[in-house]
Context: one part of a larger RNA
Molecule: large-subunit ribosomal RNA, domain II
Organism: Dehalococcoidia bacterium
RNA sequence: GCCGACGAGUUAAUCUGCGUAGCAGGUUAAGCAAUAUCAAUUGCGGAGCCGUAGCGAAAGCGAGUCUGAACAGGGCGUUUAAGUUGCGCGGAUUAGACCCGAAGCCGGGUGAGCUAUCCAUGGCCAGGGUGAAGCUCCGAUAGUCUCGGAGUGGAGGCCCGAACCGGUCAACGUUGCAAAGUUGUCGGAGGAGCUGUGGAUAGAGGUGAAAUGCCAAACGAACCCGGGAAUAGCUGGUUCUCCCCGAAAUGCAUUUAGGUGCAGCCUCGGGCGAUCGCUAGUGGAGGUAGAGCUCUGGAUGGACUAGGGGAGAUAGCAUCUCUCUAACUCCAACCAAACUACGAAUGCCAUUAGCCAAAGCCCGGGAGUGAGACUAUGGGGGCUAAGCUCCGUAGUCGAGAGGGAAACAGCCCAGACCAUCAGCUAAGGUCCCUAAGAUAUGCUAAGUGUUAAAGGAAGUAGGACUGCCAAGACAUCCAGGAGGUUGGCUUAGAAGCAGCCAUCCUUCAAAGAGUGCGUAAUAGCUCACUGGUUGAGUGGUACUGCACCGACAAUCCAACGGGGCUCAAGCAUAUUACCGAAGCUAUGGCUUCUUCCUUUUAGGAAGGAGGGUAGGGGAGCGUUCCCUUAGCUGUGAAGUCGUUGUGUGAACAACGGUGGAGCUUAAGGGAAGUGAGAAUGUCGGC
Repeated sequence: GCCGACGAGUUAAUCUGCGUAGCAGGUUAAGCAAUAUCAAUUGCGGAGCCGUAGCGAAAGCGAGUCUGAACAGGGCGUUUAAGUUGCGCGGAUUAGACCCGAAGCCGGGUGAGCUAUCCAUGGCCAGGGUGAAGCUCCGAUAGUCUCGGAGUGGAGGCCCGAACCGGUCAACGUUGCAAAGUUGUCGGAGGAGCUGUGGAUAGAGGUGAAAUGCCAAACGAACCCGGGAAUAGCUGGUUCUCCCCGAAAUGCAUUUAGGUGCAGCCUCGGGCGAUCGCUAGUGGAGGUAGAGCUCUGGAUGGACUAGGGGAGAUAGCAUCUCUCUAACUCCAACCAAACUACGAAUGCCAUUAGCCAAAGCCCGGGAGUGAGACUAUGGGGGCUAAGCUCCGUAGUCGAGAGGGAAACAGCCCAGACCAUCAGCUAAGGUCCCUAAGAUAUGCUAAGUGUUAAAGGAAGUAGGACUGCCAAGACAUCCAGGAGGUUGGCUUAGAAGCAGCCAUCCUUCAAAGAGUGCGUAAUAGCUCACUGGUUGAGUGGUACUGCACCGACAAUCCAACGGGGCUCAAGCAUAUUACCGAAGCUAUGGCUUCUUCCUUUUAGGAAGGAGGGUAGGGGAGCGUUCCCUUAGCUGUGAAGUCGUUGUGUGAACAACGGUGGAGCUUAAGGGAAGUGAGAAUGUCGGC
């Protein structure tokens, strides 16, 4: 891992609702008696319980009572009124209470044969080196002090290094030789050494040269058993079928935030009986969008002129002049979620009418939900960031399959009862992959289409306005482009052309005190401007469509789904076909609801409905055992293997093989250890 078996809402008491049965007041409990083989059944038993009256905390009073001074008001009652006892089912409470699952807490014991420390008594430490004290002798010396030397001696948590003890570094080993090893290397090795045996200390504890270390291979509190099925607002799992309806991820509160209570939303039963919803009309409240600037604030320019500062005049407190700043007022133009002398659309409330018709409201039983997600839109937060976050409104997903978007919960279309080798459409498509297409008029040349901005550009198409132009424009070519003058200043120089100032006059067809290049400065080239040549259009401005550049990412192509596509298979406009879904239609069938008609509990007609998680409701299948009735079986029971058939399904039946002795399969009823694919499920097999 697979297969098989086992494996989870039970039981009791009380309360509550529904169904059903008895009685109309209901009902017995313990116990007793009779019958009986047990189990049990029948009878007796009225204690007790519920109901028949309520109110008050109570004494108590009583169709009333409590509060109160009250014959006041108010609260709860009275009228209108059915209960009770079984059985079944739903739910609640108390119990382990659907099942499995902690880490832990407490109690009583068992452990120091591992290990920590200690006590008692034993054992062990090759060899080599160094050579302390002391002693002896010799020398120095006045000396027996003291010093030096030699010898002897054999000290030391001394040195080197085996046994022994340890475990530094590395490799191997890592389902190992081994639940800590092997090999090499390394530390101590006469000591705070190592070690045998016996003994001591125990978990709220011991021991600890102290690491929370060790206390029998897992110690921040050992292990075993017990309390004990501890508790688990947490995770996982929870077993047959069909039919009807069908959520929520919100509000308030919470030692509350992944839990719970109440409400909201779902379902079932009863009641009310059109009250819901939509559309239209009518009547309302409102201060949003917008707009506006009266108010509250912000903010710009101007006028006007208080106040304040500065400068000057003046002998001067005075006064005058100039200047800066500037309130109020006025003019003009603005801004605002917490501004409004204005003010919609929607929405909301009421009412009338129409339409729709299992809608709505009330009471009661049962829930689940209370992590939501994205898209569009109105906003707050954020950076007018986020597949961000928080509200409002709507949709979809959630709980929704089908078609489209290549693929793609939340986008577009559309809501799957079943069947059909029938038809029509939606979104989206119609060259091939791949079902289905053409026509007309334009645009695009970029493979734009088939990613992106500010910005940039004689791309191209279109219309608009405008300048010049046969008195000859624009472009080309030929020619001129002069004189005062090298304007003045500045400067080493400054002559059109470093810079500053001025920018005139003359001759002319025309020519700037000069457009650019150039020189040290001149020179030189060129332009503006003019004539000629040529002979018809040529410039500018803003706008619109489609293109161009801007354009950089990590594994070639790879940013149309691919092939591939250019008067298109791209883009725009228009027309007309077709394809295309579980949509709609057609034909047949199933279930269910409403109404009606029958009839006798089922049938018919008409009209609706049938996606579905959590969840509510309904109807069934099957398993084990029991009772009653009826049966089967060696002419072959149960079990088992297979084939065929029936039923919407759980399932069931027949037949054949195997099997070899019982079966319950049939009808009705009862009781449950009643249905497995999942629980890192349990046990077994492979």